[in-house]
RNA sequence: GCGUCAUGAAGAACGGUCGAGAGCGCGGCUCGAUGAACCCGUGCCAACCUAUCCUCUCCUCGGGGAGGGAAAGGUGGCAAUGCCAUUCACCAGGGAGGUGAAGCCAUGACGG
Numbered sequence: 001g002c003g004u005c006a007u008g009a010a011g012a013a014c015g016g017u018c019g020a021g022a023g024c025g026c027g028g029c030u031c032g033a034u035g036a037a038c039c040c041g042u043g044c045c046a047a048c049c050u051a052u053c054c055u056c057u058c059c060u061c062g063g064g065g066a067g068g069g070a071a072a073g074g075u076g077g078c079a080a081u082g083c084c085a086u087u088c089a090c091c092a093g094g095g096a097g098g099u100g101a102a103g104c105c106a107u108g109a110c111g112g
Base pairs, nucleotide, nucleotide: 002111003110004109005108006107007106008105013042014041015040016039021031022030023029027084028083043078044077045076048074049073050072052069053068054067055066056065057064058063082104086102087101088100089099090098091097
């Protein structure tokens, strides 16, 4: 870097270091010398995967499925809806808009 599926309006901080950008990208808008981002330490959030507990259920008795819990391990995350945005359809036609789907992006699992 590719394919499939799932999720993305919830949630979650301090300290150190560094020194000017950061939020994927054009644009807007916002954050940042009252020190952001990257990196390090500790903590926290969450529940995608593994292991595990409980209930129900199916079975070829090896196991499978659904729901609930917990959070040890693997990831991920801890400003603003993925900050807004793009395309199509519908609604509105006192608008600026609203709803749905798709696309892109991010994360996880599987595959290759």

Model confidence (mean pLDDT): 83 of 100. This is a predicted structure of a 112-nucleotide RNA (SAM riboswitch aptamer (S box leader)) from a Candidatus Aminicenantes bacterium. The sequence was found by an Rfam model in a public genome assembly. Of the family's consensus pairs, 84% are formed in the model. Its Rfam family is "SAM riboswitch aptamer (S box leader)". Rfam's curators write: The SAM riboswitch is found upstream of a number of genes which code for proteins involved in methionine or cysteine biosynthesis in Gram-positive bacteria.